This is a predicted structure of a 74-nucleotide RNA (transfer RNA) from a bacterium. The sequence was found in a public genome assembly. It matches the Rfam family "tRNA". It is annotated as a transfer RNA.
[in-house]
RNA sequence: GGGCGAUUAGCUCAGUUGGUUAGAGCGCACGGUUCACAUCCGUGAGGCCAGAGGUUCGAAUCCCCUAUCGCCCA
Numbered sequence: 001g002g003g004c005g006a007u008u009a010g011c012u013c014a015g016u017u018g019g020u021u022a023g024a025g026c027g028c029a030c031g032g033u034u035c036a037c038a039u040c041c042g043u044g045a046g047g048c049c050a051g052a053g054g055u056u057c058g059a060a061u062c063c064c065c066u067a068u069c070g071c072c073c074a
Stems, first nucleotide, its partner, number of pairs: 001073007010026004019057001028044005050066002053063002
C1' cells in the first nucleotide's frame, strides 16, 4: 500500500433482508427471603446504535468518507 471482517448498555452479544416504544445474559442499585452472606424472586437505572454526510415519508439496518481494532496479501 491492497483485500476482508468488526464497532449497539460497564462487559459479552442479538436485532429476521428499512416501519411506530432498541433487547437479552452477566454486572450494578433497591426491595423481598436469611441471624448474616450466598442462592433465589421482584423492581429499576444505565444506549443520542464509533463519527460525519447522503438516499428515503421513514435508517442501528442501504450507500460514501473518516476513526479504531482484528485477520490475510504484498